[in-house]
A computed fold for a 117-nucleotide RNA from a Balneolia bacterium, annotated as SAM riboswitch aptamer (S box leader).
Model confidence (mean pLDDT): 80 of 100.
Its Rfam family is "SAM riboswitch aptamer (S box leader)". From the family's description: The SAM riboswitch is found upstream of a number of genes which code for proteins involved in methionine or cysteine biosynthesis in Gram-positive bacteria.
RNA sequence: UUCUUAUCAAGAAAGGUCGAGGGAUCAGGCCCUAUGACACCUUAGCAACCGUUUCGGUUAACCCCGAAAGUCAGGUGCUAACUCCUGCCCGUUUUUUUACUUCGGGAAAGAUGAGAG
Numbered sequence: 001u002u003c004u005u006a007u008c009a010a011g012a013a014a015g016g017u018c019g020a021g022g023g024a025u026c027a028g029g030c031c032c033u034a035u036g037a038c039a040c041c042u043u044a045g046c047a048a049c050c051g052u053u054u055c056g057g058u059u060a061a062c063c064c065c066g067a068a069a070g071u072c073a074g075g076u077g078c079u080a081a082c083u084c085c086u087g088c089c090c091g092u093u094u095u096u097u098u099a100c101u102u103c104g105g106g107a108a109a110g111a112u113g114a115g116a117g
Base pairs, nucleotide, nucleotide: 001117002116003115004114005113006112007111008110013043014042015041016040017039021032022031023030026087027086028085029084044079045078046077049075050074051071052070053069054068055066056065057064083109088106089105090104091103
């Protein structure tokens, strides 16, 4: 960096360094930020994707399955706002009709994990 696949409405902050922008990208909105954001470091925590332990199912036994529990001083990840919201399509709501608006579903893009190249 590409592909496949699962998840994305919940959860979890203090200290230090730095010093001006930041919330992925483009646009529009809306927020955060000199009461110091963002980023980095330390510590702590959240979660349960992988691993692992226990339990249950299955089996002669392994394998395998669990939309069961735990979380090690295991690997990642995460700790403002739904992935901050919208953008494209379909339906719905309103309307004489359309547009706008409301709500729902899907797509696209993105993030994270696992696997493969």